Background:
The prediction has a mean pLDDT of 83. This is a predicted structure of a 72-nucleotide RNA (transfer RNA) from a Microcaldota archaeon. The RNAcentral record of the sequence draws on ENA. Its Rfam family is "tRNA". By type it is a transfer RNA. NCBI's taxonomy places the organism under Archaea, Nanobdellati, Microcaldota.

[in-house]
């Protein structure tokens, strides 16, 4: 130096053009004599940063920072 992945909620991951979801934590509330389990409800995301295109971007394009793995 090239080259292919990933970065999306506090954690691991869906979502691949139409206003972001899940399971696990976290807070309530039911239930319990009480916890825990269980069952319901809530809250939490600039979807890595610019930017283009588009009526419309998480999603397509260019740039650029991060991590991984590969070639030289």
């Nucleotide at each position: 130096g090239c080259c292919u992945c990933g970065g999306u909620a506090g954690c691991u991951c869906a979502g691949u053009g139409g206003u972001a979801g899940a399971g696990c934590g976290c807070u309530c509330g039911c239930c319990u004599u009480g916890u825990a389990a269980g069952c319901g409800a809530g809250a939490g995301g600039u979807c890595g940063g610019g930017g283009a295109u588009u009526c419309a971007a998480u999603c397509u394009c260019c740039c650029u920072c991060c991590g991984a793995g590969g070639c030289u």